Predicted 3D model of a 93-nucleotide RNA (SAM riboswitch aptamer (S box leader)).
RNA sequence: ACCUUAUCAAGAGCAGUGGAGGGACAAGGCCCUGAGAAGCUGCGGCAACCAUUGACGGUGGGUCAAACGGUGCCAAUUCCUAUGAGAUGAGAG
Numbered sequence: 001a002c003c004u005u006a007u008c009a010a011g012a013g014c015a016g017u018g019g020a021g022g023g024a025c026a027a028g029g030c031c032c033u034g035a036g037a038a039g040c041u042g043c044g045g046c047a048a049c050c051a052u053u054g055a056c057g058g059u060g061g062g063u064c065a066a067a068c069g070g071u072g073c074c075a076a077u078u079c080c081u082a083u084g085a086g087a088u089g090a091g092a093g
Stems, first nucleotide, its partner, number of pairs: 013043005021032003027081003044074003049070002052066005088093001
């Protein structure tokens, strides 16, 4: 970078530094933020996608459990709508 599959109403934070933004996507909302945003650092946690271990089934696919490791995540339903692509539909959807 391309392709494929699935989930998305759950869950999880403190401190230091920093000093005005942030909420992954043009745009519109709404919300968070000097009672301190983003970023960086330290420690902690959630979760179970990958890997690992065990059990069951089986020797194909799987189901359940655990949680060292690899990603990810720790405001609000993926914050809401919308944008892009596809399917379906005569159209609205």

It matches the Rfam family "SAM riboswitch aptamer (S box leader)". Gene Ontology term of the family: regulation of gene expression.